[in-house]
Source information
RNAcentral holds the sequence, with entries from ENA. This is a predicted structure of a 72-nucleotide RNA (transfer RNA) from a Gemmatimonadaceae bacterium. Its Rfam family is "tRNA". The coordinates come from a structure-prediction model, not an experiment, and the mean pLDDT is 81. The source organism's lineage runs through Bacteria, Gemmatimonadota, Gemmatimonadia, Gemmatimonadales and Gemmatimonadaceae.
RNA sequence: GCGGGUGUGCGUCCAACGGCACGACGGCGGACUUUGACUCCGACGAUGAAGGUUCGACUCCUUCCACCCGUA
Repeated sequence: GCGGGUGUGCGUCCAACGGCACGACGGCGGACUUUGACUCCGACGAUGAAGGUUCGACUCCUUCCACCCGUA
């Protein structure tokens, strides 16, 4: 350089025919408890970046970025 794959909350993992972005664990607030653990309840927070198509994009198209695999 060329080909292929991956990218979603504060941390880790993850769902989503083009139609309100789902959930788990951790963390945070609360209940329970003499305290802690367990258990239960609650809230916040995300689509790698920029464009395009569309009434509507995590999803389709283009370019770019990061990482991984292959190839010379």